[in-house]
This record gives sequence, C1' cells and structure tokens, in this order.
RNA sequence: CGGUUGUCACCGCCGAGUCCGCUUGGGCACUGCCAUAGCGGAGCCGGGGACCCAGGUUCCCGGGGUGAAUCGUCGUGCGGGCACGAACCGCAGGACGUAGGGCUAAUCCCUCCAGGCCCGAACCCGUCAGCUAACCCGGUAGGCGGUUUGUGGAUGGAGCU
Repeated sequence: CGGUUGUCACCGCCGAGUCCGCUUGGGCACUGCCAUAGCGGAGCCGGGGACCCAGGUUCCCGGGGUGAAUCGUCGUGCGGGCACGAACCGCAGGACGUAGGGCUAAUCCCUCCAGGCCCGAACCCGUCAGCUAACCCGGUAGGCGGUUUGUGGAUGGAGCU
C1' cells in the first nucleotide's frame, strides 16, 4: 500500500414486513437502551366469503394460492425402450432468448426519457376455493450493498439562501 473476514455506527436496496404500548429479563456504553419469548393496538399486505355477472353438457387430464419469476428453442449426462440403432418416455443439470420485474441516492421527494447493470426463483394448500357487500381468517419475515462513493437529461413539489 492492497486484499479478505468479523464487530459497531451511519446511509441505502429487494420485500406487505413499519410504528406504538404492556409483560419477560440475558446483555450493555446502566435510573436508560437493546436481544430473546409472548400479548394488545394502528398502519400496510394476503386468503376465504352473496345477489348480479361469468359459467351449456359429457369424457380425459385433478385443481388452487403467495410472488416479477411466465413461455419457448437448443444441446449434454443417466435410465427405459430396442437384437443394435432411431423415434419416443422419465430424471438431472446447462446454454440462448422471453412475458414480466428491480437498481442506477449523496439538499429531500415524485414522475418521465436515454444509457448502463441485474432478476426472470422458491415455497404453500391438499380433491377444495371464479368475481364478491356484510362477515370470517392469517402475515407483519428474510436477504443484501455502500461508507476516498455517484451515467446523464427533463417536469413538478418541498426546503434553504
């Protein structure tokens, strides 16, 4: 000097996942603050649930929810199939796209345009649910980045001078 890891503080991002009060009592910088485990409330989010509307009947494939996370093409490996191979079937993982979604802060907020960088998962219900007023039920997590930073342009609002 550079890199990596951990802790504290501050700022920020995805997401509904924030705020207030009470109990608990391990910790601390100790008359206060915070972890953990519970309860209540506000706000936000999700599900169920009429008339009306949608919905013709039968058979096969069951069907549905949260979420941006759908849909397609092309290989590869293993197994089945086959006398061998091909077609075909199943499982696994990959490549390229795609409906759709996110970020791009440093006076603050909102929106738009251009450029740039990413995501395009995972889980749940259990034969059951269209919409849906009243009503009923549930959730309020988790994960990540920066701190010698920052791609520009425009509109509106707030603040400061």
A computed fold for a 161-nucleotide RNA from a Frankiaceae bacterium, annotated as c-di-AMP riboswitch aptamer (ydaO/yuaA leader). The model forms 96% of the base pairs in the Rfam consensus. NCBI's taxonomy places the organism under Bacteria, Bacillati, Actinomycetota, Actinomycetes, Frankiaceae. The prediction has a mean pLDDT of 77.